Background
RNAcentral holds the full RNA, with entries from Greengenes. Predicted 3D model of a 517-nucleotide part of an RNA (small-subunit ribosomal RNA, 5' domain) from an uncultured organism. Its Rfam family is "Bacterial small subunit ribosomal RNA". Gene Ontology terms of the family: ribosome and structural constituent of ribosome.
[in-house]
Context: one part of a larger RNA
């Protein structure tokens, strides 16, 4: 000098774009953040409509609770742990998996027993829960059927990379399904391929300490078995005695990694906020269940700490989601709006949900832009300051004054793009739910933007002036008070302290501190 997720001091007009707990992975009041489907099912708590004898009944309007399906493994947060195949990069899987989506082939025959909701009788303060009765399904179970699927035993052919892989073929055994419909479909089952996502393995790279030198018993390898989607000491039994290490094992410390970011001519050094990819975690620790996928942030169980409720018997909870509170700290925001757009879940759709997202609010935290007026104007005014003091210099064209303009702001009027789809109506093609057209849908927002009006009106500070380093005088002070980044100033004429005038620099900012190059 440059940079910053900065902080502090003084100051502060506007806009655009970005950023905003770096500390206590400290504790959390309150609200919201994951639901959806009646076109799977039995049904009917509420509402609409219709009927009513006013008790109630009906409804292809709709739908609470329940069974069932899909989703909840995404999205969002944080960086505790981790020096590791965690990450980056390049390969391999002849050792694997993949719901929804796409393509192709084949299929859907028959039967059964339950259970929730509900009703009845209870228990409990509550959370919740027991017994009995009846009932449905795309819930559950059984039988049949079976292709190139799986297993066993053969035959044949081919390839390779060691174990081995692929094709063709024979026999035997095993394994499926669910309906609904407006008849177009939508769902369902088996198989093959694709796409996407994941799993595993390996080469290389990846901080400091040797004042850490030896480490290791499932340890290293083998055989057999178990387990897994899959290889493997992953696990178990037995056998052998190995394995790693100055090319730094082991131990300790520190740390999420990367694309990138800052700096630098580069090499390099430092760093890993925002955005993007990967990983890890969800009060601390452990465990599995369900599922295509989790060992699961707003699921479950157990232990622990903490908080809350309690009728003392027993229960409830987890903001490192969005806001917000307390605490810590030099320090970091609103308990806002909308699903209009983009995206996601469910649904045939309408649509519902969405603190993802899009917007708005706060903060000079940063970057960028604009403004605080322009021109003329010498009696070089008044005042201030300085001097060699009837005077001169400087502030200074600065002001006054004349004239012009009106950005931003203010007032008034107009006023968006973001909207395409979807849905409804009409029409045309005639089956693709195709095309055309009209209507309807906007949080931001009466905002951006445009037009008009008045009036210089509403808008400048901060640091510095001994040298480095651009900028000097006077007074006060007198090694005092003080300054200071380094050198150093101050003890009676201080351009270095304090004040004033003047000047220099930057400017809605300017300085200081901290950190990095």
């Nucleotide at each position: 000098c440059g940079a910053c997720g900065a902080a502090c001091g003084c100051u502060a007009g506007c806009g655009g774009c970005a950023g905003g707990c770096u500390u206590a992975a400290c504790a959390c009041a309150u609200g919201c953040a994951a639901g959806u489907c009646g076109a799977a099912c039995g049904g009917u708590a509420a509402g609409g409509c219709c009927c009513u004898u006013c008790g109630g009944g009906g409804u292809a309007c709709a739908c609470g609770a329940g069974u069932g399906g899909c989703g909840c493994a995404c999205g969002g947060g944080u960086g505790c742990g981790u020096a590791a195949c965690a990450c980056g990069u390049a390969u391999g899987c002849a050792a694997c998996u993949u719901a929804c989506c796409c393509u192709u082939c084949a299929g859907g025959g028959g039967g059964g027993g339950a259970u929730a909701g509900u009703c009845g009788c209870g228990g409990g303060a509550a959370a919740c829960u027991g017994c009995g009765a009846a009932u449905a399904a795309u819930a559950c179970c059984c039988c049949a059927u079976a292709c190139g699927a799986u297993c066993u035993u053969g035959g044949u052919u081919u390839g390779g990379c060691a174990u081995c892989g692929g094709g063709c073929u024979a026999a035997g055994a095993u394994g499926a399904a669910a309906g609904u419909u407006u008849c177009g479909g939508c769902a369902c089952u088996g198989a093959a391929g694709g796409a996407u996502g994941g799993g595993c393995a390996u080469g290389c790279g990846u901080c400091c300490c040797a004042u850490u030198a030896g480490c290791u018993a499932g340890u290293u390898g083998g055989u057999a078995g178990g387990g897994u989607a899959a290889c493997g000491g992953c696990c178990u039994a037995c056998c052998a005695a190995g394995g790693c290490g100055a090319c730094g094992a082991u131990g300790g410390g520190u740390a999420g990694c990367u694309g990138g970011u800052c700096u630098g001519a580069g090499a390099g050094g430092a760093u890993g906020a925002u955005c993007a990819g990967c990983c890890a975690c969800a009060u601390g620790g452990g465990c599995a269940c369900u599922g295509a996928g989790a060992c699961a942030c707003g699921g479950g169980c157990c232990c622990a700490a903490c908080u809350c409720c309690u009728a003392c018997g027993g229960g409830a909870g987890g903001c490192a989601g969005c806001a917000g509170u307390g605490a810590g700290g030099a320090a970091u925001c609103u308990u806002g709006g909308u699903c209009a757009a983009u995206g996601g879940a469910c649904g045939g759709a309408a649509g519902u949900c969405u603190g993802a997202a899009c917007c708005a609010g706060c903060c000079a935290u940063g970057c960028c832009g604009c403004g605080u007026g322009g021109a003329g104007g010498a009696a070089g005014a008044c005042g201030g300051c300085c001097c060699u003091c009837u005077g001169g210099g400087u502030u200074g064209u600065a002001a006054a004054c004349u004239u012009c303009u009106u950005u931003a702001g203010c007032u008034a009027g107009g006023g968006g793009c973001u909207a395409a789809a979807g849905u409804g109506g009409a029409g045309c093609u005639a089956u693709a739910g195709g095309c055309u057209u009209c209507a309807u849908u906007g949080c931001a927002g009466g905002u951006a933007c445009c037009u008009a009006g008045a009036g210089a009106a509403u808008a400048a500070g901060c640091g510095c002036c001994g040298g480095c380093u651009a900028a000097c005088u006077a007074c006060g002070u007198g090694c005092c008070a003080g300054c200071a980044g380094c050198c150093g100033c101050g003890g009676u004429a201080a351009u270095a302290c304090g004040u004033a005038g003047g000047g220099c620099g930057c400017a809605a900012g300017c300085g200081u501190u901290g950190u990095c190059c």